[in-house]
């Protein structure tokens, strides 16, 4: 330099083009307990960026940036 795959919460991830973007772990609060742990209940928190297509984009298209793999 070229090709392929990928980018969603602190982390691991789900989501036929259409529901308030859903979960596990974690964090915070509550219940429980003499105090904790465990358990139960609740809460916070995310689509890498810029454009395009569409009535509607996390999803499709183009570019940028980043990560991984392969070729030279």
């Nucleotide at each position: 330099g070229c090709g392929c795959u990928c980018g969603u919460a602190g982390u691991u991830u789900a989501a036929u083009g259409g529901a308030u973007a859903g979960a596990g772990c974690g964090c915070c609060g509550g219940c429980c307990u003499c105090c904790g742990a465990a358990g139960c209940c609740g809460g916070c928190g995310a689509u890498u960026c810029c454009g395009g297509u569409u009535c509607a984009a996390g999803u499709c298209c183009g570019g940028a940036c980043g990560a991984g793999c392969g070729c030279g």
Model confidence (mean pLDDT): 82 of 100. A computed fold for a 72-nucleotide RNA from Candidatus Endomicrobiellum porotermitis, annotated as transfer RNA. Rfam family: tRNA. Rfam describes the family as follows. Transfer RNA (tRNA) molecules are approximately 80 nucleotides in length. By type it is a transfer RNA. The RNAcentral record of the sequence draws on ENA. NCBI's taxonomy places the organism under Bacteria, Elusimicrobiota, Endomicrobiia, Endomicrobiaceae, Candidatus Endomicrobiellum.